Two RNAs folded together computationally: RNase P RNA and transfer RNA, 468 nucleotides in total. Its mean pLDDT, the model's own confidence on a scale to 100, is 78.

[in-house]
RNA sequence: GGAGUGGGCCAGGGGAUCGCUCCCGCCUACGCCAAGGCUUCGGCGGGCAAGCCCGCUUAUGCUGAUGGCGAAGACGAGGGAGGAAAGUCCGGGCUCCACAGGGCAGGGCGCUCGCUAACAGCGAGGCGGGGUGACCCGACGGAAAGUGCCACAGAAACGACACAGCCCUACUUCGCCAAGGCUAUGUAGGGUAACGGUGAAAUGGUGCGGUAAGAGCGCACCAGCGUGCUGGUGACAGUGCGGCUGGGCAAACCCCGCCUGGAGCAAGGCCGAAUAGGGGACCUAAACGCUGGCCCGGCGUGGCCCCGGGUAGACCGCUAGAGCGCGUGAGCAAUCACGCGCCCAGAUAGAUGAUCUCCCACGACAGAACCCGGCUUAUCGGCCCACUCCGCUU
RNA sequence: GGGCGUUUAGCUCAGCUGGUUAGAGCGCGGCCCUGAUAAGGCCGAGGUCGGUGGUUCGAGCCCACCAACGCCCA
Numbered sequence: 001g002g003a004g005u006g007g008g009c010c011a012g013g014g015g016a017u018c019g020c021u022c023c024c025g026c027c028u029a030c031g032c033c034a035a036g037g038c039u040u041c042g043g044c045g046g047g048c049a050a051g052c053c054c055g056c057u058u059a060u061g062c063u064g065a066u067g068g069c070g071a072a073g074a075c076g077a078g079g080g081a082g083g084a085a086a087g088u089c090c091g092g093g094c095u096c097c098a099c100a101g102g103g104c105a106g107g108g109c110g111c112u113c114g115c116u117a118a119c120a121g122c123g124a125g126g127c128g129g130g131g132u133g134a135c136c137c138g139a140c141g142g143a144a145a146g147u148g149c150c151a152c153a154g155a156a157a158c159g160a161c162a163c164a165g166c167c168c169u170a171c172u173u174c175g176c177c178a179a180g181g182c183u184a185u186g187u188a189g190g191g192u193a194a195c196g197g198u199g200a201a202a203u204g205g206u207g208c209g210g211u212a213a214g215a216g217c218g219c220a221c222c223a224g225c226g227u228g229c230u231g232g233u234g235a236c237a238g239u240g241c242g243g244c245u246g247g248g249c250a251a252a253c254c255c256c257g258c259c260u261g262g263a264g265c266a267a268g269g270c271c272g273a274a275u276a277g278g279g280g281a282c283c284u285a286a287a288c289g290c291u292g293g294c295c296c297g298g299c300g301u302g303g304c305c306c307c308g309g310g311u312a313g314a315c316c317g318c319u320a321g322a323g324c325g326c327g328u329g330a331g332c333a334a335u336c337a338c339g340c341g342c343c344c345a346g347a348u349a350g351a352u353g354a355u356c357u358c359c360c361a362c363g364a365c366a367g368a369a370c371c372c373g374g375c376u377u378a379u380c381g382g383c384c385c386a387c388u389c390c391g392c393u394u
Numbered sequence: 395g396g397g398c399g400u401u402u403a404g405c406u407c408a409g410c411u412g413g414u415u416a417g418a419g420c421g422c423g424g425c426c427c428u429g430a431u432a433a434g435g436c437c438g439a440g441g442u443c444g445g446u447g448g449u450u451c452g453a454g455c456c457c458a459c460c461a462a463c464g465c466c467c468a
Base pairs, nucleotide, nucleotide: 001390002389003388004387005386006385007384008383009382010381012359013358014357015356016355017354018353020080021079022078024076025075027073028072030070031069032068033067034066036063037062038061040059042057043056044055045054046053047052048051082365086376087375089374090373091372092371093370094264095263096262097261106260107259108258109257110256111125112124113123114122115121126140127138128137129136130135141255142254146253147252148249149248150247163196165192166191167190168189169188170187171186173184175182176181177180204222205221206220207219208218209217223245224244225242226241227240228239229238230237231236268316269315271313278307279306280305282303283302287301288300289299290298291297323342324341325340326339327338328337329336330335360363395467396466397465398464399463400462401461404420405419406418407417413451422438423437424436425435426434444460445459446458447457448456
């Protein structure tokens, strides 16, 4: 200098003006309530010169400089989207419903140890795969419990087989010769799986020996399985022994181990109109309608009051929390403990914007709605730290 | 905001426990029939199974993540 790997941080900045939302303070005017004050009328008591005065009480009206509450406005000070607020894919808090206890079913997870409120998350490690390397990826229990599937091709796709081939024995026929042997073809019986072909996959692989031909039949190395020892908390690793060699698929059913009740803030709690229904009590007495041939009676239509349910709506839930920053300590780390400091959106048609101007690297993906911990997906770019490989120079 | 479902030809739908080639009806094109049309008969075209990746020898089907559309909850 070039190419890369892992991790962390930022997410245009500054100014002016005008707005939006929330909280606090203060002021203004309004409404309601409470007590107070004043006035008037009545009642009671007392005084006295008979008309007034004083005190108490009740009711009506008025009321400023009082207090509380409600809603509104002005002013002042302050806060106001994200690393993913997204997808709703997991986990938890919270709320309501259900629930003696135990089990089954259903669902989820799946190497080991740890972290955590919990997790399918994270950290460290093991094993397998990729990369020259830094490093990255992995749904990574069990196929020797059972069932099922393995199309086409192929003889055969899982407890069974032999198409072509190779080899042995017996017999028939042909040929050769030293006359009982050899060779070839065919038939029958048997052995074998090296070699050929098919397939994604063919019953451990390579080599040497061995054999009639072959074969873990024997041996060496490698792969797997079982078992012993050693190391490790463990997953596993190393090593010895045993020829033990028993295909794949569980993101097929299943088996094993662990976890697991359902719904979701439009959960839920509390207050609650107007109008129209429902129930009850009272009032007035007349009319009308229905029932009935007629009368009595019964029911309904009116007014007023009370009760109850629902709706509109209001408030709570609602944001101080598994919270953030710094420091110290434990731990490889995730994380935990302690100390100090800080308060950082809370709307309900839904706020965080608009205009102008300056600078630069010219600005991506995108916007809370109960709250957290994760994962996944989208994303213009920039900065920092650690590390790897290649080239050059010293 | 929260909870679910669907996606296969131009349209409406099938597609089994994953197996060789994805079908049906309507529609579309051509020919026959008719004087001409409709109906009818024969033949044909038209599909990257919403997208990307994974499991598997093999995926429309199994799994994960995205996308579009639809339904329900005061």